[in-house]
RNA sequence: AGAGUUUGAUCCUGGCUCAGAACGAACGCUGGCGGCGUGGUUUAGGCAUGCAAGUCGGACGGUUCUAACGAAAGUCGUUAGGAUAGUGGCAAAAGGGUGAGUAACACAUGGGUAAUUUACCUUCGAAUCUGGGAUAAUUCGUCGAAAGGUGGACUAAUACCGGAUAAGACCACAUGAUCGCAUGGUCAAGGGGUAAAAGGUGAUUAUCGGCUUCGGUCGGAAAUUACCGUUUGAAGAUAAGCCCGUGUCCUAUCAGCUUGUUGGUAAGGUAACGGCUUACCAAGGCAUUUGACGGGUAGCUGGUCUGAGAGGAUGGUCAGCCACACUGGGACUGAGACACUGCCCAGACUCCUACGGGAGGCUGCAGUCGAGAAUCUUUCGCAAUGCCCGAAAGGGUGACGAUGCGACGCCGCGUGAGCGAUGAAGGCCUUCGGGUUGUAAAGCUCUGUUAGGUCGGAUGAAACGCCGACGCAAGUCGGAAUUGACAGUACGACCAGAGGAAGCCACGGCUAACUCCGUGCCAGCAGCCGCGGUAAUACGGGGGUGGCAAGCGUUGUUCGGAUUUAUUGGGUGUAAAGAGCAUGUAGGUGUCCUGCCAAGUUUUCGGUGAAAUCCUUAGGCUUAACCUAAGAACUGCCGGAAAAACUGACGGGAUUGAGUAUGGGAGAGGAGAGUGGAAUUCCCGGUGUAAGGGUGAAAUCUGUAGAUAUCGGGAGGAACACCAGUAGCGAAGGCGACUCUCUGGCCCAACACUGACACUGAGAUGCGAAAGCUAGGGUAGCGAACAGGAUUAGAUACCCUGGUAGUCCUAGCCGUAAACGAUGGGUACUAGGUGUAUGUCCUUAAUGGAUGUGUGCCGCAGCUAACGCAUUAAGUACCCCACCUGGGGAGUACGACCGCAAGGUUGAAACUCAAAGGAAUUGACGGGGGCCCGCACAAGCGGUGGAGCAUGUGGUUUAAUAGGAUGCUACGCCUGGAACCUUACCAGGGCUUGACAUGCUGGAAGUAGAAACCUGAAAGGGGGACGACCUGUCAAACCAGGAACCAGUGCAGGUGUUGCAUGGCUGUCGUCAGCUCGUGUCGUGAGAUGUUGGGUUAAGUCCCUCAACGAGCGCAACCAUCGUUCUUAGUUGCCACCAUUCCGGCUUUAUGUCGGGAAGAGCACUCUAAGGAGACUGCCCGCUCUAAGCGGGAGGAAGGUGAUGAUGACGUCAAGUCAGUACGGCCCUUACGCCCUGGGCAACACACGUGCUACAAUGGCCUGUACAAAGGGUUGCCAAACCGUGAGGUGGAGCUAAUCCCAAAAAGCAGGUCUCAGUUCGGACUGAAGGCUGCAAUUCGCCUUCAUGAAGUUGGAAUCGCUAGUAAUGGCAGAUCAGCUACGCUGCCGUGAAUACGUUCCCGGGCCUUGUACAUACCGCCCGUCAAGUCACCUGAGUCGAGUGCACCCGAAACCACUGGCCCAACCUUAAUGUUUACAUUAAGGAGGGAGGUGUCUAAGGUGUGUUUGGUAAGGGGGGCUAAGUCGUAACAAGGUAACC
Repeated sequence: AGAGUUUGAUCCUGGCUCAGAACGAACGCUGGCGGCGUGGUUUAGGCAUGCAAGUCGGACGGUUCUAACGAAAGUCGUUAGGAUAGUGGCAAAAGGGUGAGUAACACAUGGGUAAUUUACCUUCGAAUCUGGGAUAAUUCGUCGAAAGGUGGACUAAUACCGGAUAAGACCACAUGAUCGCAUGGUCAAGGGGUAAAAGGUGAUUAUCGGCUUCGGUCGGAAAUUACCGUUUGAAGAUAAGCCCGUGUCCUAUCAGCUUGUUGGUAAGGUAACGGCUUACCAAGGCAUUUGACGGGUAGCUGGUCUGAGAGGAUGGUCAGCCACACUGGGACUGAGACACUGCCCAGACUCCUACGGGAGGCUGCAGUCGAGAAUCUUUCGCAAUGCCCGAAAGGGUGACGAUGCGACGCCGCGUGAGCGAUGAAGGCCUUCGGGUUGUAAAGCUCUGUUAGGUCGGAUGAAACGCCGACGCAAGUCGGAAUUGACAGUACGACCAGAGGAAGCCACGGCUAACUCCGUGCCAGCAGCCGCGGUAAUACGGGGGUGGCAAGCGUUGUUCGGAUUUAUUGGGUGUAAAGAGCAUGUAGGUGUCCUGCCAAGUUUUCGGUGAAAUCCUUAGGCUUAACCUAAGAACUGCCGGAAAAACUGACGGGAUUGAGUAUGGGAGAGGAGAGUGGAAUUCCCGGUGUAAGGGUGAAAUCUGUAGAUAUCGGGAGGAACACCAGUAGCGAAGGCGACUCUCUGGCCCAACACUGACACUGAGAUGCGAAAGCUAGGGUAGCGAACAGGAUUAGAUACCCUGGUAGUCCUAGCCGUAAACGAUGGGUACUAGGUGUAUGUCCUUAAUGGAUGUGUGCCGCAGCUAACGCAUUAAGUACCCCACCUGGGGAGUACGACCGCAAGGUUGAAACUCAAAGGAAUUGACGGGGGCCCGCACAAGCGGUGGAGCAUGUGGUUUAAUAGGAUGCUACGCCUGGAACCUUACCAGGGCUUGACAUGCUGGAAGUAGAAACCUGAAAGGGGGACGACCUGUCAAACCAGGAACCAGUGCAGGUGUUGCAUGGCUGUCGUCAGCUCGUGUCGUGAGAUGUUGGGUUAAGUCCCUCAACGAGCGCAACCAUCGUUCUUAGUUGCCACCAUUCCGGCUUUAUGUCGGGAAGAGCACUCUAAGGAGACUGCCCGCUCUAAGCGGGAGGAAGGUGAUGAUGACGUCAAGUCAGUACGGCCCUUACGCCCUGGGCAACACACGUGCUACAAUGGCCUGUACAAAGGGUUGCCAAACCGUGAGGUGGAGCUAAUCCCAAAAAGCAGGUCUCAGUUCGGACUGAAGGCUGCAAUUCGCCUUCAUGAAGUUGGAAUCGCUAGUAAUGGCAGAUCAGCUACGCUGCCGUGAAUACGUUCCCGGGCCUUGUACAUACCGCCCGUCAAGUCACCUGAGUCGAGUGCACCCGAAACCACUGGCCCAACCUUAAUGUUUACAUUAAGGAGGGAGGUGUCUAAGGUGUGUUUGGUAAGGGGGGCUAAGUCGUAACAAGGUAACC
């Protein structure tokens, strides 16, 4: 730091996904050790059991135990020490837990308190006087199951109460001084008023009393003093309360909220300000977008995670604050609580009960149940650190320190190290050679971490207290001892010994790592793209490899990548996105000069920003994690000072922004009133007659009752031709005849005035096409709906005939459009050129020039993904507003507002997909366009389709009817020849190393081979006379070896499968003119250019032009055949001339002439077969750019490619062929191989293709007669001659072929006959008799003769071939082959036409261009209903919860208020009695209290009625996704009616 994924490819937009880090985690597989951390995230669910807050006897009275002493009968007393139920003091408000609630001054940060409190502690003052009455414990009764209560009697205090005193404090008053931020504060002196207290433990001194063994000892009171306490002040420290600025989640589909509400006065209350509370007065207050009120969610922070940062997410452990303690309410005590292990009440739950009544609160530590994916020991110790109590010793402490459990995390260590190649064995792969696992192992030599064993063995501990010294004291210093849960732990030494210790995930791309087998769209994988349908690097397994490692993967969550919410750091013409337009409020922003202030801003200083964390530097654990110290940092907030450029506030000035006035100008700008002509329709009248109208063609329709047409007159409504123009005006919508009235805006000129008055604009307000709505008019034309006629498979459409709303007017509503320039408004700047509208100025004869304001086109820089924009910006900048954040669901649902309605505005989610999209590129396609070609059409000739037959195919049948080929490009094709064979199919009979090839091992010696003969349909099975070969070696030999044979084993064999694994070959587009490359150039790129354009050609053929210049494969040419000619050659070909000879005819019978033959001679001709020549638009004329070329002409055998053939570019169709051969994989192996016999490939209701023969007179038949080319021939062609009606037979000459044979060419020509008929046409079918081939002719051959004599009289829709030696027609030959199904195929020659105006149309093709939503490319893509399944959602009569508002009822406890006839020890008064003043008791009264009662308020509860939210629901609704369903064909091409709003 990026990567994958939309496309055939490209660029962009845009989402989805991945790689990283992290976690209080969980799950799967695996698991050696240690250190440090960490561990109930869910049910703030319920809890058994134990423990978690006590302590003080130096506050108090008792009780009790021990020891000593004394007295004593039981027992009592004194002293010392211990224990402790109660009274009393302090603590219990800390520590510990949790995060339910809380959106709040709760928290954070910074201030304030002139509005406050603070126990214990510290410092400084002042005091500590004098009295009194009770009560628990205890004891005696009594009630109760218990918990607990009650009555009598006794007693103490540092418990309680009265009085005195008051330095200072507090209260009010009045005086002075001083300060401040408003209220106000502080200080000084004055007199007045109010309020205190408690003792305890020691020491010393003298004295009194008791006892005495006279040494002393005990006790009392007094004084002094120490410590601990007590009271009252001042100050501090600590801890808290309250107030304020700022910050602190989502939601506007929550827009208005509020009555103690806002303020004031007075009173109350509080430690304290305050509506905190109450009464009265006023009617305010909050919020308006800086989000009140409401709803949802949530403890906040230091920090933590991530990130480059800014940010985002988070708040577990540790630390600070807050809140809570079964749920709700309440107060008491106290310095502090409205109190986790206190109290009262109500409620739910659990437990006990004698049924009357009681008890309880783990969100303390352990532990248990439950729910859950999930979270630990009912351990040890107070040794350390803290806290509480105590004078102290000490006690308590589930705080804490330790331990246990869990790979939950981080960190560290180990599972060994070195050498070791025959690269062992085994595994896996293999091209069979080998490779790999792999120095890995084994083996040899070592080490000793860790685990194990033995031995040793810590730091953490220093104190408090005691002793001593110093000090007034607090305290400091010194000394001797004591105290360890962890723990016999950490650690160390020694012993033994490689011994006990490696897994998990991945391996198609992203992403490091590859092969085999299995499976066969199955099983499965998958984070995204996507794998799997028989060769899967993607599934499962094996081997190998990569990564990490005591862990590894998966899942979940957060940040990152994501600049994908964009402050840093995005956009809005077409991708999502500019509001339909304007006016304007708040707000935001704002010209020049100057003065001043200092809010923003900048600098500097101070305070704070807790500690921990992070960072840096050091240090301590063997290292690290971890811990410690110091520093830095904490980007923040507050305060002081300074500066004055910029922004801002205030003041003064200016004129350029803006506006006003003056003079001109153009205009379909708006509103109202009036006027006009043309046209349509209707009415009236005239003329006139049969049609009109309409369409692709028709019909509905109008018309003889007189239409249409035409002329005249009239009525009415609507719209305003020409002018008219990418002209004008308006903010937009929009505005078009003419005149008048009223009225808005704009522009220009000159520069008089005002003096920033400006720009934008959330809400708001107004305007706003068409359609639509309401009411009333109006209605000529047009015309939704509707009706009819057509079209059509259908046609609820397109077309036609009609036609109602509507379109028009008035008044109102609606408020939307592809309301578009798909482009918000304003200001400034940034090359030009050329039109046009309208001003002004200059100049000119006219032109022209300059300068504004509008409106168009082209174009530079620049911008843009590209297209494009480009002074009218989409460029460069600034200001303000609106809007966007993947596609679908959906502009839908719900809610709200608006509307008469239709509907509009605002506007989600669940669910689903990995895309949706923009621009451009190359193709393909179009019922797009242009140009061009082709037997493509047209013009012609002849066919097919009808008949019969042949042949191939489909189908059917069959034991089998073998397989393949299937639009053109399968179907007389593979097959150029199925009776057996072929043959692959079927039935049956047989063989098993095999019909065929080769290696190895072993065997046999009359071996291999093999005749008779038996069996059998044959194959095969028996049988075995006879009987070998080569080499060693001269010979022989059963000596050895080879070949051959037998047995066995590797293997053979397969027309079995896959042509979609392949090679090769072939078809087709198409003999169409195309297909590409190098370099250069252009483009971000795919790509383009070249190859386009103008001509021309059969041709990308050639020429010209051109950012292209060249080149390659194709075209053409080169090759073959035919056509003319020349040269050479001359047998088997030829025979003109010449000589000889033979035969025949004629005649003047001759060496005469004619004809024929033979052999010479010859090579002239024909021919044969080799090489040349010839044709090139070369020549002439014309046309065209003078070019390429075209038209015409001459000459020529041939003229513009002379004709024909061969030759087939890049590619397309997964085209055809595994059955021609080859070949990968798979499959069979006594069979899917091999042999044999017989059958089948030949079947037959039918359908199609290709052909033959015909239907006749241009003909049939008969007779005679003429002229070819090209082929074939020795297991062959076969002559003559003879036999047969014939097929054929006999025969055998010749020929290995220019020699001989097949071989007769046929149509033609000449003559004759038939005379239009199912015929003398036609020949199928059938019968009989024959012939030939062959082992064999039945299934199933061909031919001959005789007889038979079917359909058929020129063929529907449709369709094929052909442009010249062609079509048509006639015959001949060959391959295959024993024969033949051949009418087929491949060739050959004979006779030999017609027509082409032309390119509109059909088909195919080429080039250019255009559109595209297509790219497996129109046989494409794709829409909607319906049907089926499934999922989520909306609605829904209702129903069940939860929250909450309002009204009312009832109302616990407690505080407060009032009351209190009843009750009360302390104080006061009076009286009586007792006794000596005085005290005690009693009685009465007072003061002061209390139980109780009443009231206010109120938790819970109840009733009624709203509202919010959730669950569920018959039924209803649309939506998404699904298999190849149904119906149509709406969109994409002009998508066949342009599409869309």